[in-house]
Context: one part of a larger RNA
Molecule: large-subunit ribosomal RNA, domain IV
Organism: Thermodesulfobacterium hydrogeniphilum
């Protein structure tokens, strides 16, 4: 010095990001307990008292146990009652005694007040337990059974030996009181019309090639063999246009608890100031209700109140919402929380401001 512990004047959170950590508190009986509630809760709320040992009382009570004995009846290892005997809470009433009596262990600190998340539950084994997951509940949509969907190349299997009060996918997230306005875009459902619209089918040229056939030469001799030139079926080949043709795509309407969106600018009222009110451009439609400097506010420590001697935190309000807002939920909410923000009361080596002490470490010497 460093670990782990025990004390500690006066002060009591002044320490610090923050009472971290320590300390108070604590078991058991008995009184007494607020708002606020979803009438269960909240609640060990808070906050007082009691507590050892001895004697006395109650017939050593109550109550257990239970022998003799009894009562009953389904007759038994049976059911109840019970002198004795053995056990023994509690409560009154007195006396004793130490600094202390739940004498040591084990063993809740309490309350106001916001925020999130209802809630018990899950989680990043080894830096994150959380307001993240997940829940009951809500709503959308898909699925009429060889389901819908998932795996497999399939045969199969799950789904289920289930059958729309059942299964699957999203999406929200107890309860309460709601959940507006836009379907142009994107999605998705619906539309036997109509554009487009591939292979395919169907028609109908055109080019290449060329058996054949005209013409014109050679060879060859009495019919064959060649060359160029024209013309040229079929069928190969290469291409043009027509008709016809599924989805799809364009069109036409549906729908936002589908993905998502929810304006500007100028003037008005007899103090001023503000604008119920008018005007204009846009646009799919211009944000209802609620809530709000917020887990959201740049400016900002916004103004104003409160609480402190003092308060960038907090709490109530205002509303100028850079950039709140309604199942990507909106606003509330008792009960819960090893979550997080703020206050107080108790207590204290946190600290001001240090001391002392033990016991293991480090150091020195064998």
């Nucleotide at each position: 010095c460093c670990c782990u512990g025990g004390c500690u004047a006066a002060g009591g959170a002044a320490c610090u990001c923050g009472g971290c950590a320590a300390a108070u508190u604590g078991g058991c009986c008995c009184c007494g307990u607020a708002a606020c509630u979803u009438c269960g809760g909240g609640a060990g709320a808070a906050g007082g008292g009691g507590u050892g040992c001895c004697c006395g009382c109650g017939u050593g009570u109550a109550g257990g146990u239970g022998u003799a004995g009894g009562u009953c009846c389904u007759c038994g290892c049976g059911a109840c009652c019970g002198a004795a005997g053995c056990c023994g809470a509690g409560g009154c009433g007195g006396g004793u005694u130490g600094c202390a009596g739940g004498g040591a262990a084990c063993c809740g600190g309490c309350g106001g007040u916001g925020g999130c998340g209802a809630c018990u539950g899950u989680u990043u084994a080894c830096c994150a337990a959380a307001a993240a997951c997940a829940c009951a509940g809500g709503g959308c949509u898909c699925u009429g059974c060889u389901a819908a969907c998932u795996c497999g190349u399939a045969a199969g299997a799950g789904g289920a030996c289930g059958u729309a009060u059942a299964g699957g996918g999203c999406c929200c997230g107890a309860c309460g009181c709601c959940u507006g306005c836009c379907c142009g875009g994107u999605g998705c459902u619906g539309g036997a019309a109509g554009g487009u619209g591939a292979a395919g089918g169907g028609g109908u040229g055109g080019g290449g090639u060329u058996a054949g056939c005209g013409g014109a030469g050679g060879a060859u001799u009495a019919u064959u063999c060649u060359u160029c030139c024209g013309c040229g079926a079929a069928g190969c080949u290469c291409u043009g246009c027509c008709c016809u043709u599924a989805a799809g795509c364009c069109c036409c309407a549906g729908u936002a608890a589908a993905c998502g969106g929810c304006g500007g600018c100028c003037g008005u009222a007899a103090c001023u100031a503000u604008a119920a009110c008018g005007g204009u451009c846009c646009u799919a439609a211009g944000g209802u209700a609620g809530c709000g400097a917020a887990a959201u506010u740049c400016c900002u420590u916004g103004u104003c109140g409160g609480g402190u001697a003092a308060g960038u935190u907090c709490c109530g309000a205002c509303c100028u919402g850079c950039a709140u807002g309604a199942a990507u939920g909106g606003c509330g909410u008792a009960a819960c929380g090893a979550c997080u923000g703020c206050c107080g009361c108790g207590c204290u080596g946190u600290c001001u401001c240090g001391g002392c002490c033990a016991g293991g470490g480090g150091c020195c010497c064998a």